Model confidence (mean pLDDT): 84 of 100. This is a predicted structure of a 71-nucleotide RNA (transfer RNA) from Candidatus Iainarchaeum sp. Rfam family: tRNA.

[in-house]
RNA sequence: GCGCCUGUCAGCUAAUGGUAGGCUACGAGCCCCCCAAGCUCGAAGUCCGGGUUCGAAUCCCGGCAGGCGCA
Numbered sequence: 001g002c003g004c005c006u007g008u009c010a011g012c013u014a015a016u017g018g019u020a021g022g023c024u025a026c027g028a029g030c031c032c033c034c035c036a037a038g039c040u041c042g043a044a045g046u047c048c049g050g051g052u053u054c055g056a057a058u059c060c061c062g063g064c065a066g067g068c069g070c071a
Base pairs, nucleotide, nucleotide: 001070002069003068004067005066006065007064010024011023012022013021018054026042027041028040029039030038047063048062049061050060051059
């Protein structure tokens, strides 16, 4: 330099183009003599910029980051 793959809460992981969900962690409450466990609730996310579309995490283009291969 070229090609391919990947990018979603703090972490892991879902999501036929149609309300972004689950688990852990975190916060609050309940329970308990206290802690843990358990139960309920809450906050938090689509790598960035454009395009297509009534509608984009999803499709297309460019960029960025990581991984693999070739040179």